Predicted 3D model of a 73-nucleotide RNA (transfer RNA) from Apicomplexa sp. WK-2018_Corallicola. Lineage of the source: Eukaryota > Sar > Alveolata > Apicomplexa. The sequence is in RNAcentral, with records from ENA. Rfam family: tRNA. Rfam links the family to the GO term triplet codon-amino acid adaptor activity.

RNA sequence: GGGAUUGUAGUUCAGUGGUUAGAAUGCCGCCCUGUCACGGCGGAGGUCGCGGGUUCAAUCCCCGUCAAUCCCG
Numbered sequence: 001g002g003g004a005u006u007g008u009a010g011u012u013c014a015g016u017g018g019u020u021a022g023a024a025u026g027c028c029g030c031c032c033u034g035u036c037a038c039g040g041c042g043g044a045g046g047u048c049g050c051g052g053g054u055u056c057a058a059u060c061c062c063c064g065u066c067a068a069u070c071c072c073g
Stems, first nucleotide, its partner, number of pairs: 001072007010025004018056001027043005049065005
């Protein structure tokens, strides 16, 4: 330098165009317990890497760009 894959909550990930963006785990509060842990209930937490484009509508499709990993040279 060329190519491929990935980028979504603090973390690990789902979500293949349709109207509030989700799960697990972690965090906070309450209940439970003599206390902790376990368990139960509730809550907070997101510019979907960034910038454009297509569309009535984009996490999803297209282009550019950045980062990580891998392959080729």